[in-house]
């Protein structure tokens, strides 16, 4: 490591683990090193005295070596490619008694004698060439008779043996035929040659099985099936060819039409599968496209021939020449694929006797990370945790022993040296290669993706729904871990990431191993063919099955085991397997068969019985219409209200009397029949099926059903009829924005029948049929049997129909003996939505139109059951000034304010239905102030450090200026241990400052729903789950208040109380309050003594709990009445606001993150503006008058406030208001008059003695300061307004409505805001309705929750797909014409060596078909 076993995990502890060396091109110096060729000297040697030569050319004969030819073998192997090819092509198992073979092996025989040519040369000729003619010479193992042969081959005629037919095979007989080649050596010999047999190998031909898609391809086939005779081959075969017969294939899918070379095997998977056929290895098929043959053993021939077509090339234009899918290598198309390399050293082939040749097979090399296997880019120490980088909460973290620095190796690699193995004698392309030794040195060797979840790995910056990004979910719209980039980090690692495809996971085609009631899916219904599958005992045989034996399943490859390259990839050997297929042999349970045989499945005949089962004739009443008569007389009809319409020509209503059609009330029943569709008065004929009962007869005759046949609501067609009613269509009334509808008058197909057609439906139990088992209960129908008192009922059974319910099944919902449990069998149907039941095609139909029935495209979902909410012009209960009853306003009128809008140098900002709009603002003439002008100022108006420098700060006068602010003058620092130190100034750095942006980045605040009665845990229990119970139910409350009951049991925030205030009362305590009795005293007066009873004050406590009694109810809770009580059911107001929603409001209160802005978007000053003014809203005031103005007399609160205050009395003025200054920091003083009410005159109903806008005038007051722009008096002036349109608002008792007070803001300004008190109502049947809200509940295709979702058309852009005058390729199939090379056949007067020779055979060209 691999198995066991599809995934683990423990044991166990076998192997393994690193490590480096370079100086480039160039350019000068300098120094080593070195080859081959030529030429020219010198020497030397041999003949020759010496110059001088030491060579050439012909013939012969041997021999070797090239080279063309003849002759032989071999170019059919090897090597490439997958174009065809759905084929016996291939796999795999068989047969050929129907067959062939050169070369090799082996046996037997055998070669004997003749013969005529011809290439190649030669010489003439033709061509541009390719080439070719011609004439003449010559050889062979090259060609041709003859002789001889046999075990060969034919033919006669029998024999044996064997076979699965045909026939085979053995050994004789007799007649015919038919061979041959020599070389080489001196020789032994060796190499060849003939004929036969037999092996070995290799072909060849037949044949079961097995392997792809379409049925929108269902019928193919004429030499086509067979058989005869001939023919043809190596052989069987219609292979061919007469002729004869009429046959052969096909729903186990023929034939057509797509696509494809098959296999051993790879990939993948657990497997069963799926995919796939590079490499390697079997087999086919092809060589440029077609077609032909020839030669040869062997081809119809990849580097042969001939013939046609394209295409390239030469040409002298007449003719030629060629075929990388051999192996480089080019060029071309493509995202892409290699050297015009060495070698026959090895392995193989071919041919030779052989040396030996020739081999792009082959064995190296080269080039690619293309893949698989090793291996390396170092190791150890090493904190100042360096510098640098990022981050930052400024502390520091991290990068990090990482690096530097010390020390060590030396694997590749570089340098030197050695130096195989592949070879059996010698002879190695690879190669000076592998290997092995030395030397030196960290030197030369690291990238890629990937960090949002799946999925290991986070931070800053930049960007700002742009740029990007993405495999699926999705990411980006200013704080992106998702884009870029950095820096960290995961991962793998000389690779690393995408892309493509195939397997898996997908049980996602499910045979192992799905389903069809709602998700997709049961055919509308039955009948019944093929088929598929079937009951009990017996026997045979022995297909299927099983076991056993043999062949075969090639080699490679998987696997195991052992070995060779240092491992390992690779390789070698052995071994298992190779699931298969076939032959033998053997069993005989189970399936199929055969035989004989059984009654329980099924069916027959018998006896009963119930039914709207079904067809035809008939008859019947009661209803509409309608017609004729009579009565009658002004309408009838219709609606929500109307109108069309009908009707004085007499309607509607009534009587009577008659046509016609069409449909059967009551009985009527989740009752009956029927296969379904579907049947409904009555009788009368015909007919189907069911049930029970009993066991006579058949004896498996049964289930199921693809095709096919039949049936089949309605609506529809067609022909004839027939028509009272209703009634599409159309007509008109109306209703509406419009109404081609809802509704009303009318009304024709239709609807009735009869015959044909259509053949569809939510044709639904959305639930295909048979069988058989598996708790019950209880109706209801129709039958048998038993008991009973033969009424009623009761028991037991079996056939239907219903409900409840256990097992058990389901996703849930539910189904549950009528199954959607348990099991069998057979049919049918599904496979993501959409496009679509659409378009082609094809059958059907008379149309309509139905059957079958896809694709392109697009989408990311569609859906299905529950679940919680939310919503409904669902429902059913409740509440609330929500309506309703009233009362009083608003809307209109002038004023005030606020808001929009418009203006403007600015009209500062915010708020926006309710829940902005007298609101932020409890009080804009400066100031506020934030906004506009314009003048200034920059470390600044303010805050903190730090450095320097100086001693002031600060008052106060004076000048300039609108004024910020400048300038000048006069006073003028403290503190000590003397080191400073504190203040302040002025420079300078850091930094102040922002009512500058985001309330959709925030905290706090605070509006609403809403003072509505909810909202939730725990723990249990139920559900797979989301959830659900509890919180639902009965009742009852203001309330999830409380009672009951309940798989809940508790419990927690909310309610409710505890807190103020207020209403009685007690008790304490009497001053600034208070006086009853006693006494003082005043014009009066609690003034005063006293008083502590009253009132009051203000601390404490008491009282109110359904506590009591009755009636109702459930013996509750609780309601209603009553009693006592100041109060009575939370007594009356207030504070007190769950969980949460609305991105509600608020960066301008405050506080804060990011962004911005720094000589301004900071600050400081003047003036100006938030006060503006065609116009619309909102909220208020005064009023329009007699419940009232006015003018006089004259009473009664209660809360508050007061020292920069409240301001008394008294004066003064007509007032505002002064001038005054007692009192009082307040139960004391002051504000402080209380108004309305009351009484008394007066006004008489008018725009007034109502209003009181506007406007003049004169005055006060606050305050630097009143013009823009305050408020108050007084004189005048005296507008709109005569009680409000749609529409709307508050308000249930001390309320609403009236009437005055006070207060806060504030110099000064109130018609507002916030409190006080006086006077003081009306009305509430009541929950149907509007409006919000609460509980339960139903329905939902909504969840951003109806202000949702969503359906169409149009406009415009982009996407896929079409028509479209036509034009163009291709591709098949039938007739039919021409037709090349060749093959055969036939002829063959023309040519002809070998044979014969007179003549012929033979052969060949031609010429026909």
């Nucleotide at each position: 490591a691999a198995a066991u076993g599809g995934a683990a995990a423990a044991u166990g502890g076998a192997a393994g683990a690193g490590g480096a060396a370079a100086g480039a091109a160039u350019u000068u110096a300098u120094u080593c090193a070195a080859g081959a060729a030529u030429c020219u000297g010198a020497a030397g040697a041999a003949a020759g005295a010496a110059a001088u030569u030491u060579a050439g050319c012909a013939a012969a004969u041997a021999g070797u070596u090239u080279u063309a030819g003849u002759g032989g073998c071999g170019g059919a192997c090897u090597g490439g490619u997958g174009a065809g090819u759905a084929a016996c092509a291939c796999g795999c198992a068989a047969g050929c008694a129907a067959c062939c073979a050169a070369c090799c092996u082996a046996u037997u025989a055998g070669a004997g004698g003749g013969g005529a040519a011809u290439a190649a040369c030669a010489u003439u000729g033709a061509g541009a060439a390719a080439u070719c003619a011609a004439u003449g010479c010559u050889a062979a193992u090259a060609c041709c008779g003859c002789a001889u042969a046999a075990g060969c081959u034919g033919a006669c005629a029998g024999a044996a043996u064997c076979g699965c037919a045909u026939g085979a095979u053995u050994a004789a007989g007799u007649c015919a035929g038919a061979a041959a080649a020599g070389g080489a050596g001196g020789a032994a010999u060796u190499c060849g040659c003939u004929a036969a047999u037999a092996g070995a190998u290799g072909g060849g031909c037949u044949u079961a099985c097995g392997g792809c898609u379409g049925a929108u391809u269902a019928g193919c086939u004429a030499g086509u099936u067979g058989g005869u005779g001939g023919g043809g081959u190596a052989g069987a075969a219609g292979c061919c060819u007469a002729c004869c017969a009429a046959g052969g294939c096909a729903a186990c899918g023929a034939u057509c039409a797509g696509u494809a070379g098959c296999c051993g095997g790879a990939c993948u998977g657990a497997g069963a599968g799926g995919u796939u056929g590079a490499a390697c290895g079997g087999c086919c098929a092809c060589a440029u496209u077609g077609g032909g043959a020839c030669u040869g053993a062997g081809a119809u021939a990849c580097g042969g021939c001939c013939c046609a077509g394209a295409c390239u090339c030469c040409u002298a234009c007449g003719g030629g020449a060629g075929g990388c899918a051999g192996c480089a290598g080019u060029c071309g198309g493509g995202a892409a694929u290699a050297u015009u390399g060495c070698g026959c050293a090895a392995u193989g082939g071919a041919g030779g006797g052989a040396a030996c040749u020739c081999u792009g097979a082959c064995g190296c090399a080269g080039u690619g990370a293309c893949g698989c296997c090793g291996c390396g880019u170092a190791u150890a120490g090493g904190a100042a945790g360096a510098a640098g980088g990022u981050a930052u909460u400024c502390g520091u973290a991290u990068u990090g022993u990482a690096a530097a620095c010390u020390a060590u190796u030396g694997u590749c690699g570089u340098u030197a040296g050695g130096g195989a193995a592949g070879a059996a004698a010698a002879g190695g392309a690879c190669a000076g290669u592998a290997c092995c030794u030395a030397a030196g040195g960290a030197g030369g060797a690291a990238g890629c993706u990937c960090c949002g979840g799946c999925u290991a790995a986070c931070u800053a910056u930049g960007u700002g729904c742009c740029a990007g990004c993405a495999g699926c979910c999705g990411c980006g719209g200013u704080a992106a871990u998702a884009c870029a980039u950095a820096g960290g980090g995961a991962g793998c690692g000389a690779g690393c990431g995408u892309u493509a495809u195939c397997c898996g996971g997908a049980a996602u085609u499910a045979u192992u191993g799905g389903g069809u009631g709602u998700a997709a899916a049961g055919g509308g219904u039955g009948c019944g063919u093929a088929g598929a599958c079937g009951g009990g005992a017996g026997a045979g045989a022995a297909a299927g099955u099983u076991a056993g034996u043999u062949g075969u399943g090639a080699a490679a490859g998987c696997c195991c085991u052992c070995g060779g390259c240092u491992u390992a990839a690779c390789u070698g050997a052995g071994g298992a397997a190779c699931g298969g297929c076939a032959a033998c042999u053997a069993a005989a349970a189970c399936u199929a068969c055969u035989c004989a045989u059984c009654u329980u499945g099924a069916g027959u005949a018998c006896g009963a019985g119930a039914g709207a089962g079904g067809a035809a004739a008939g008859u019947g009443g009661a209803a509409u219409u309608u017609c004729u008569a009579g009565u009658g007389u002004a309408g009838c009809g219709g609606u929500g209200a109307a109108a069309u319409g009908c009707g004085u020509a007499g309607a509607u209503a009534u009587u009577a009397g008659g046509a016609g059609g069409a449909a059967c009330a009551c009985c009527a029943g989740u009752g009956g029949c029927g296969a379904a569709g579907g049947c409904g008065a009555c009788u009368u004929u015909c007919u189907g099926g069911c049930u029970c009962g009993a066991a006579a007869c058949u004896g498996a005759c049964g289930u199921u059903g693809a095709g096919g046949c039949a049936c089949g609501a309605a609506a529809g067609u067609g022909u004839g009829g027939g028509g009272a009613g209703c009634a599409a269509a159309c007509a008109g009334g109306a209703u509406u924005a419009g109404a081609u509808a809802c509704c009303c008058u009318g009304g024709u197909a239709g609807u009735c029948c009869a015959c044909a057609c259509u053949g569809u439906a939510a044709a639904c139990g959305a639930u295909g049929g048979a069988u058989a088992c598996a708790a019950g209960g209880u109706g209801u129908a129709g039958g048998a049997g038993g008991u009973a008192u033969u009424a009623a009922g009761c028991c037991u059974u079996u056939u239907g129909u219903g409900c409840c319910g256990a097992c058990g099944c389901a996703a849930a919902c539910g189904c549950a003996g009528u199954a959607a449990g348990u099991a069998u069998c057979c049919c049918a149907c599904c496979u993501g939505g959409g496009g679509a039941g659409u378009a082609c095609g094809a059958c059907c139909g008379c149309a309509a139109g139905g059957u079958u029935g896809a694709a392109a495209c697009u989408c990311a979902a569609a859906g299905g059951a529950a679940u919680u909410g939310a919503c409904g012009g669902g429902g059913g209960c409740c509440c609330g000034c929500a309506c309703a009853a009233g009362c009083a306003g608003u809307g209109g009128a002038g004023u005030a304010u606020g808001u929009g809008g418009u203006u403007u140098a600015a009209u500062u900002c915010g708020a926006a239905g309710u829940a902005a709009c007298g609101c932020g603002a409890a009080g804009a003439a400066c100031c506020u102030u934030a906004c506009c002008a314009g003048g200034g100022c920059u470390u600044g108006a303010c805050a903190u450090g730090c450095a320097u420098a100086u001693g002031a700060a600060u008052a106060c006068u004076u000048a300039a200026g609108a004024g910020a602010u400048u300038a000048a003058g006069u006073a003028g620092c403290u503190u000590u241990u003397c080191g400073g130190a504190g203040c302040a100034u002025a420079u300078g750095c850091a930094c102040a400052g922002g009512u500058g942006g985001u309330g959709c980045a925030u905290g706090g605040u605070u509006g609403u729903c809403g003072u509505c009665a909810g909202c939730u845990c725990g723990u249990g229990u139920c559900g797979u789950g989301a959830g659900a119970u509890g919180u639902u139910g009965g009742g009852u409350u203001a309330a999830g208040u409380c009672c009951c009951g309940c798989a809940a049991c508790g419990a927690g925030c909310g309610c409710a109380a505890c807190c103020c205030c207020u209403g009685u009362g007690a008790u304490u305590a009497g001053u600034u309050g208070c006086u009853a009795a006693c006494g003082c005293g005043u014009g009066a007066a609690g003034g005063c003594g006293a008083g502590a009873a009253c009132u009051c004050u203000a601390a404490u406590c008491a009282g109110a709990c359904u506590g009591c009694c009755g009636u109702a109810g459930a013996u509750a809770a609780c309601a209603c009445g009553g009693a006592g009580g100041a109060a009575g059911g939370u007594g009356g107001g207030g504070a007190u606001g769950a969980c949460g929603u609305c991105a509600a409001a608020u960066c301008a209160u405050c506080a804060u993150g990011c962004c911005c802005u720094a000589u301004a978007u900071g600050c400081c000053c003047u003036g100006g503006g938030c006060u503006a003014c065609a116009c619309a809203c909102g909220u208020a005031c005064u009023a329009c008058a007699a419940u009232g103005g006015u003018a006089g007399c004259a009473a009664c609160a209660g809360a508050g406030a007061g020292a920069g205050g409240c301001g008394a009395a008294g004066c003064a003025g007509a007032g505002a208001u002064g001038c005054g200054g007692a009192g009082c920091a307040a139960a004391a003083c002051u504000u402080a008059a209380a108004a309305a009410a009351g009484c008394u005159a007066u006004c008489a109903c008018a725009g007034u003695u109502c209003g009181g806008a506007u406007u003049g005038c004169a005055g006060g007051c606050u305050g630097a300061a009143a013009u823009u722009c305050g408020c108050c008096u007084g004189c005048a002036u005296g507008a709109a307004g005569c009680u409000g349109g749609a529409a709307u608002u508050g308000c249930u008792a001390g309320u609403a409505a009236u009437g005055g007070c006070a207060g806060g803001u504030c110099a000064g300004c109130a018609u507002a805001c916030u409190g006080c008190c006086g006077u003081g109502a009306a009305u509430a049947c009541g929950u149907u309705c509007c409006c919000g809200g609460g509980c339960c509940u139903u329905g939902u295709a909504c969840a951003c929750a109806c202000c949702g979702c969503c359906c169409g058309u149009c406009a415009c852009a982009c996407c896929a797909u079409g028509a479209g005058a036509g034009u163009u390729g291709g591709a098949g199939a039938u007739a039919c014409c021409c037709g090349a090379a060749g093959c055969c056949u036939g002829u063959g007067a023309g040519c002809u060596g070998a044979c014969a020779a007179a003549u012929g055979a033979g052969g060949c060209a031609g010429c026909a078909g």

RNAcentral holds the sequence, with entries from ENA and SILVA. A computed fold for a 1409-nucleotide RNA from an uncultured Bacillota bacterium, annotated as small-subunit ribosomal RNA. Rfam family: Bacterial small subunit ribosomal RNA. Rfam links the family to the GO terms structural constituent of ribosome and ribosome.